[in-house]
RNA sequence: AGAGUUUGAUCCUGGCUCAGGAUGAACGCUAGCGGCAGGCUUAAUACAUGCAAGUCGAGGGGUAACAUUAUCGCUUGCGAUAGAUGACGACCGGCAAACGGGUGCGUAACACGUAUAGAACUUACCUCUACCAUAGGGAUAGCCCAGAGAAAUUUGGAUUAAUACCUUAUAACAUUCGAAUUGGCAUCAAUUUGAAUUAAAAACUCCGGUGGGUAGAGAUGGCUAUGCGGCCUAUUAGCUAGUUGGUGAGGUAACUGCUCACCAAGGCAACGAUAGGUAGGGGGCGUGAGAGCGUGAUCCCCCACACGGGCACUGAGACACGGGCCCGACUCCUACGGGAGGCAGCAGUAGGGAAUAUUGGUCAAUGGAGGCAACUCUGAACCAGCCAUGCCGCGUGAAGGAUGACUGCCCUCUGGGUUGUAAACUUCUUUUAUGUACAAAGAAAACUCUUCUUUCUAGAAGAACUGACGGUAGUACACGAAUAAGCACCGGCUAACUCCGUGCCAGCAGCCGCGGUAAUACGGAGGGUGCAAGCGUUAUCCGGAAUCACUGGGUUUAAAGGGUGCGUAGGCGGAAGAAUAAGUCCGAGGUGAAAUCUCUGAGCUCAACUCAGAAAUUGCCUCUGAAACUAUUUUUCUUGAAUUCAUUUGAAGUAGGCGGAAUAGGUCAUGUAGCGGUGAAAUGCGUAGAUAUGACCUAGAACACCGAUUGCGAAGGCAGCUUACUAAGAUGACAUUGACGCUGAGGCACGAAAGCGUGGGUAGCGAACAGGAUUAGAUACCCUGGUAGUCCACGCUGUAAACGAUGAUCACUCGAUGUUGGCGAUACACUGUCAGCGUCCAAGCGAAAGCAUUAAGUGAUCCACCUGGGGAGUACGGUCGCAAGAUUGAAACUCAAAGGAAUUGACGGGGGCCCGCACAAGCGGAGGAGCAUGUGGUUUAAUUCGAUGAUACGCGAGGAACCUUACCUGGGCUCAAACGCAAGACGAUCAUUCCGGAAACGGAAUUUCCCUUCGGGGCGACUUGCGAGGUGCUGCAUGGUUGUCGUCAGCUCGUGCCGUGAGGUGUCGGGUUAAGUCCCAUAACGAGCGCAACCCCUAUCAUUAGUUGCCAUCAGGUCAUGCUGGGGACUCUAGUGAAACUGCCUACGCAAGUAGUGAGGAAGGUGGGGAUGACGUCAAAUCAGCACGGCCCUUAUGUCCAGGGCUACACACGUGCUACAAUGGCCGGCACAGAGGGUCGCUACCUGGCAACAGGAUGCUAAUCUCAAAAACCGGUCUCAGUUCGGAUCGAAGUCUGCAACUCGACUUCGUGAAGUUGGAUUCGCUAGUAAUCGGAUAUCAGCAAUGAUCCGGUGAAUACGUUCCCGGGCCUUGUACACACCGCCCGUCAAGCCAUGGAAGCUGGGGGUACCUGAAGUUCGUGACCGCAAGGAGCGACCUAGGGUAAAACUAGUGACUGGGGCUAAGUCGUAACAAGGUAACC
Repeated sequence: AGAGUUUGAUCCUGGCUCAGGAUGAACGCUAGCGGCAGGCUUAAUACAUGCAAGUCGAGGGGUAACAUUAUCGCUUGCGAUAGAUGACGACCGGCAAACGGGUGCGUAACACGUAUAGAACUUACCUCUACCAUAGGGAUAGCCCAGAGAAAUUUGGAUUAAUACCUUAUAACAUUCGAAUUGGCAUCAAUUUGAAUUAAAAACUCCGGUGGGUAGAGAUGGCUAUGCGGCCUAUUAGCUAGUUGGUGAGGUAACUGCUCACCAAGGCAACGAUAGGUAGGGGGCGUGAGAGCGUGAUCCCCCACACGGGCACUGAGACACGGGCCCGACUCCUACGGGAGGCAGCAGUAGGGAAUAUUGGUCAAUGGAGGCAACUCUGAACCAGCCAUGCCGCGUGAAGGAUGACUGCCCUCUGGGUUGUAAACUUCUUUUAUGUACAAAGAAAACUCUUCUUUCUAGAAGAACUGACGGUAGUACACGAAUAAGCACCGGCUAACUCCGUGCCAGCAGCCGCGGUAAUACGGAGGGUGCAAGCGUUAUCCGGAAUCACUGGGUUUAAAGGGUGCGUAGGCGGAAGAAUAAGUCCGAGGUGAAAUCUCUGAGCUCAACUCAGAAAUUGCCUCUGAAACUAUUUUUCUUGAAUUCAUUUGAAGUAGGCGGAAUAGGUCAUGUAGCGGUGAAAUGCGUAGAUAUGACCUAGAACACCGAUUGCGAAGGCAGCUUACUAAGAUGACAUUGACGCUGAGGCACGAAAGCGUGGGUAGCGAACAGGAUUAGAUACCCUGGUAGUCCACGCUGUAAACGAUGAUCACUCGAUGUUGGCGAUACACUGUCAGCGUCCAAGCGAAAGCAUUAAGUGAUCCACCUGGGGAGUACGGUCGCAAGAUUGAAACUCAAAGGAAUUGACGGGGGCCCGCACAAGCGGAGGAGCAUGUGGUUUAAUUCGAUGAUACGCGAGGAACCUUACCUGGGCUCAAACGCAAGACGAUCAUUCCGGAAACGGAAUUUCCCUUCGGGGCGACUUGCGAGGUGCUGCAUGGUUGUCGUCAGCUCGUGCCGUGAGGUGUCGGGUUAAGUCCCAUAACGAGCGCAACCCCUAUCAUUAGUUGCCAUCAGGUCAUGCUGGGGACUCUAGUGAAACUGCCUACGCAAGUAGUGAGGAAGGUGGGGAUGACGUCAAAUCAGCACGGCCCUUAUGUCCAGGGCUACACACGUGCUACAAUGGCCGGCACAGAGGGUCGCUACCUGGCAACAGGAUGCUAAUCUCAAAAACCGGUCUCAGUUCGGAUCGAAGUCUGCAACUCGACUUCGUGAAGUUGGAUUCGCUAGUAAUCGGAUAUCAGCAAUGAUCCGGUGAAUACGUUCCCGGGCCUUGUACACACCGCCCGUCAAGCCAUGGAAGCUGGGGGUACCUGAAGUUCGUGACCGCAAGGAGCGACCUAGGGUAAAACUAGUGACUGGGGCUAAGUCGUAACAAGGUAACC
């Protein structure tokens, strides 16, 4: 100090979460020791038992218990007597008990903190000063006697003491009143003086003294008053009758309405009264850089309380924790009559709770009470016990030790890595633990004794005594690595990785998120990381969070500027001089307790801890001073502001008058069948005369042109012309006032539209409503009507996306340009200036978009507002309103986002440009029929599997009768059907024959290899072992290959530049092209993959070479034929070259290029065709071509065999073939290709057969032989019909292949002769040697289901105006809430479940107040005939009060049938509102 998380990515805003520290903690796992601390945070709940406050005999009467002594009795260790002694129960008396200890209920208060004040007070014990202590008296407890009662307790009688009580003398410096002087701060104070009033224990004594009274002073403690300071809520705005003040009295230690009588009407409050909620306050503690925020355990100070409430007594001090009285609740005892009690003291118990200890020891020390003292008491205190609750320290060993041992785990597995110097082993050490021994400090006093000094009060020195902890700390010795390690985590944040299991299950999770068969995220293991006697989790606080921002934030669009103005309080405020000194500043003084914190030093072996000193305590008060700034007062000033005069401007406002166009209606006229309306229609109007046209009349509303980027107004808003009244701005003059100013919480006023009330008005428009359309529906959009309303007057409402989404005012800060109104002047040139209204831009600012003298820049002042999204501008409460509603304005709950700007894509029923057999123009098809083939479906034992929009469906398959074959049924085999290696045995187990069998297979019989150096080797098969095998799964684990967009023109990079960045630029723009093809321009310059070209075929020519090809010329020969000699001319073959490049011309153009029936040329603008497929998309296809990870099967999911199936068949679809006929069918004749194939082959030719074919025979391993053409052409026939079309189907007979044609082949012949007469919606191909049509060949192959696929040639068209539309694509631009990218996103009702919440007839509580009734104890007052000599008291009465009761109302909490909306949920229902022009622009 930051990090994670919104997005495809980016920047910002903004919340959530994490890393740190802390705790009186708790829980889980674990645990060796010590030191120092800490330990009921909850029930201020209830308490058994014990202890926690006594002491003094030197105050007193005394003697119950104990001891001693004496005497007596004597049983010789017992009893009695004696207060005689030490002492002492109970009693009187004194002091203490008001401290110490506990708790935090109450309390928002002078309770606390701090600083003052007491001229308004008190203080026992202690210290000092002065003075005093006279004379008397009567009781009472105890004890004794008698009594009541269960007890607690109590009654009566007799007797008795005091440092108990009473009376009295004296008397002031005390109290009250008066006078004089001095002082002060108002009341007053001090001194002097006068008058009045009031006191004591003659006690005790060890004779030293102790104690007592009064007055004063001090010290200490307390009380009171005041300033300032520190919680939340305004959804608490008014509160207050003893209330505020005065006079008088009472009361108090003392001031005071503290109380009372009378008088006055005040007092507090927006600087927050009153009310409600919560809470002990502080020093401090935690955190933080600090400012702050949170907190108030332990320790210290103060306060409050002591079962709940009230009250007083005693006393110096209490309204009293271990005192009293009363009321109440509760508990206990009881003989039922009555009594007792108060752990929030220390232990302890129950209960509550996540949770907090021993019914311990000692007064040794420190401190306290009493006492002269010894001493007694002390659960204060000091110690010990329990608890890892925290902090600190120590240890669990150290060094060496590599065949890097074994196990475990992992892997690419004959091996390697890791665990790991870790272990074993060697050497060393002994803290700690254990045992034995020694053994502290804390103790110094008091007291006692001795000595000395001395003012006889004390001081000094010495000696002796006293330890709970504790035989503890510590020390020494012995022993032996011996006695001692866990917890959490390992996806990112965040240090640390692999295997197995699981399979959206089980589970994890602080946030993001992980898990659906290869999980570093679940569970286990190995390994690692972190901390360590602890480690994690949970809870809470601070931090990070500048995320409430004083330090230190914001408000155009992210949350946030009030709709606008006027103005009160408040805040802030121009220039100069003077005074004061409140703020401010310097210095000084006082205080700011100690502890804590910091620094320095010291003591425990260190540390924690403790001690000492310093510093700090940022605060408050006082005093002296300063005078710049703020403030106050005062004197001036003019520049801010205002006034005056003059000019001017405008849709500024209010009221009145007037005007024309249009619309509607009415009357009349002309005139006839339609009008109107729409995408198209219909409703509607019209022959009773509409619409249209003309004239006149009426009505209401709004004001065309001018008109604008204009003007005015505070905003809302304002538009025909004109009059009156009113307001405002600007400019010029610089006359007047002299800071009069700015802002503005509350307040007041204004405030569009809609709406409300009353009364008018109503032409047009027009919510609601009606009808017609549209639609699946259409409560809409469109159409026809139409009521409120819109208009006027008066009143209310008070809100808008009331927007510039930008508060007001002032000052400052580059420029350019347009415009409105003034001035400068006479001017339409012009420039300057003031005030407005706009545009562009610099600096600067901003997350960016953008803003930019009209700031969102730089500063100042004031106001308003914001703090994640939803819930929600909702609920409740208050205020306003006639209502509608407005204003103020939450919470529970829920999510991890919501959001802003910009970027790249994708998309749009957005736009522009362009292309393509995309449409159009044509030709021919498909869809109808029959058949072939593939698919779906169905069927089946099986109909093996895959391919499924385009991009599956004559596809994998370029050829399923067996085989193929993966499927089914049945029969077999298990190292297996095949192969390799090693070992063993063998010589043939091979083969042949026979039997069983469907075969595989099984059984039987026959048979005994080759070479040799004789060691063996080769070969073959068998057995054993090791490696098998799988067309089983996953194409969503993969490689490779392929389809498609698309042969579309795109896709990128380097450097530079721009941008905070994602990104952009380049690649855009203007042209051009088939093309990101090229040119020009240009913050880009270049480059790569694509395009094109290079490659192949084809079209022309040249050249070379002529065999199997060719034959013009020459010769020979045949019925005929390049048949033969020969030839290279030609064709052809196949090598090498040439040729085409917009090169030339014309036109256009800057160029690129385009156009031309141009020239030339075989070919002209890529000549035609092929191969060639960029970055990528579709988790596209394929694990069944092959390969391969993982998983699965192993007498089977492997393998062998036979048969069957893949060929099924109500049906649906795709792709084809053949047709429906005359451009044709049939018959006859006759001609012309190219490219391929061929020896298990193609076969000439001959013979047979109608034919398929068969039997012969020849040539050819091929430019030689052969397969081998059809349409066309010529002639004939048929004559429009289910035919001489069409050929399905079926019957019969055959041929061929093959082990075998039944399921299930092809072909031939004869016979049979189905549907079909050109095909609905819709749809496919094709732009030239193309479509159409005709035949041929080949691969696969024994044969063939081939009408398929791939090639080859023959014949050979039509059409394209054009790019509006459909489809697909490219580029630019625009919008976006999409990014899984429109097959996207997303809204609302309803239905289901869960959750919190509002309302509600009511019901049940709670606290407080008010009124009335009653009223204990008790104080005070009055009375007091009774008691008492008296003092006084009992009794009675009055006032007040705790408590109790009654009543009405308010507040608050819980609950409530029913009900309202809200949130969250798996793939529910209905629609499609929003995001694109979202298909009616959206929104307020």
Predicted 3D model of a 1484-nucleotide RNA (small-subunit ribosomal RNA) from an uncultured bacterium. Its Rfam family is "Bacterial small subunit ribosomal RNA". Rfam links the family to the GO terms structural constituent of ribosome and ribosome. The coordinates come from a structure-prediction model, not an experiment, and the mean pLDDT is 83.